Bacterial RNase P class A from Promicromonospora noduliphila, 399 nucleotides, folded computationally. The RNAcentral record of the sequence draws on ENA.
């Protein structure tokens, strides 16, 4: 210098004019005295993804003895975390010369299913061609050739993603783990290393067992449902009906973190064998139906952000110090101008270097993305004009 790989930071700055929202302060007008509508000043006012809503949690309401089944999810090992399907480190497999990247990574000797096309045969294998051995027929003087059917053979050919270990030898009519050496792989127990997944070493065994579980299934672990229009208070509006239960031996409610305790608490009539029964009212709960879309709380201080130190390979944790940073509800966070900065194209100018090449000044023209809070967090995924920083690898050249 070129090519590459991994990680991180930023996502224009300053000023002016006009405008918007929450909050604080001041003041004006109106008012049914609850409040409403303008004005002035001040503070604050979107993001790295606020996005998709794919996971996980907080919070709220409902349900809930305990166990099991069903359904759904997760899936190498160890750790991190509030939790996760996330993150970190390692193991195994695959790719790359390498930095590094990818893995939807439990089980296919518990069982069942499936394996397109091609091919003779696709799973307790299989004779299409070939090879070998007899036999029959025909031709030929002969060597032999041709045809037919039978048996053996998985070494060779051909098909396929995949053909039931590889290679060499012994053996044989030809062959075959039939037998032998080496190699690969499987199983068994052993020694050593590691928390573990797993790795290394030597031994024994039968000679060898296909793939697919994002097919059913098996194993281990996890999971109640709905969601801020949750849920609560007030106001307004409407239309109630039915069922159950309680009605002073008391449903329900309040004080309280809980228990104890204390307090509040919905009643009349008829009948009566005086034990109660019935009717209506009222309280509570449920089902169905009707009405409303106003105000307030929830609501923004939180597993919060920044800096430093310590522990850890890291994810992360601990300690100290500092900071307060949107809460709208037809939904604010914007528009324009100026200066500077950035990028692209182009013209001129000079410079460094042997060279490849490198950076600079001035002028003109153009450009600046993806997107946008709505209860709050942790992740993942996806989109993005461009700019900057760092680690590492490979190649070439120079010293």
């Nucleotide at each position: 210098c070129g090519a590459g790989u991994c990680g991180g930071u930023c996502g224009g700055a300053c000023g002016g004019u006009c405008g918007c929202g929450u909050c604080g302060g001041g003041g004006a007008c109106c008012u049914u005295c609850g409040g409403g509508u303008g004005c002035c000043c001040g503070c604050c006012g979107a993001g790295g993804a606020a996005c998709g809503u794919c996971c996980g949690g907080g919070c709220u309401c409902c349900a809930c003895a305990g166990g099991g089944c069903a359904a759904g999810g997760u899936g190498g090992u160890g750790g991190c975390u509030a939790a996760c399907g996330g993150c970190c480190a390692c193991c195994c497999g695959g790719g790359g010369u390498g930095a590094c990247c990818c893995g939807c990574g439990g089980g296919a000797c518990a069982g069942u299913g499936c394996c397109a096309c091609a091919g003779a045969a696709a799973a307790c294998a299989g004779a299409c061609c070939g090879c070998c051995c007899a036999c029959g027929g025909c031709c030929g003087c002969g060597a032999g050739g041709c045809c037919g059917g039978g048996g053996g053979u998985a070494a060779g050919g051909g098909u396929g993603a995949a053909a039931c270990g590889g290679c060499g030898g012994u053996g044989u009519a030809a062959g075959a783990g039939a037998c032998c050496a080496c190699c690969a792989g499987c199983g068994c127990g052993g020694u050593c290393g590691g928390u573990g997944a797993c790795g290394a070493c030597a031994g024994c065994g039968g000679c060898u067992u296909g793939g697919u579980a994002a097919a059913c299934c098996c194993c281990a672990c996890c999971u109640g449902g709905a969601g801020c229009a949750a849920g609560g208070u007030c106001a307004g509006a409407c239309a109630g009906a039915c069922u159950g239960u309680g009605u002073u031996g008391g449903a329900g409610g309040g004080c309280u973190g809980c228990c104890c305790g204390c307090c509040c608490g919905a009643c009349u009539c008829u009948c009566u064998u005086c034990g109660g029964a019935g009717a209506g009212g009222c309280g509570c709960a449920g089902u169905c139906g009707g009405g409303u879309a106003g105000a307030c709380c929830g609501c923004u201080c939180g597993a919060g952000c920044c800096c430093u130190g310590c522990g850890g390979c890291a994810a992360c944790g601990c300690a100290g110090g500092g900071c307060c940073u949107a809460g709208a509800u037809g939904g604010a966070u914007g528009a324009c101008c100026g200066u500077c900065g950035c990028c692209c194209g182009u013209g001129c100018c000079a410079g460094g270097g042997u060279a490849a090449c490198c950076g600079g000044g001035c002028g003109c023209g153009g450009g600046a993305a993806c997107a946008g809070a709505a209860c709050c967090c942790g992740g993942c995924g996806u989109a993005c004009a461009g700019a900057c920083c760092g680690g590492c690898u490979c190649g070439u050249c120079c010293g």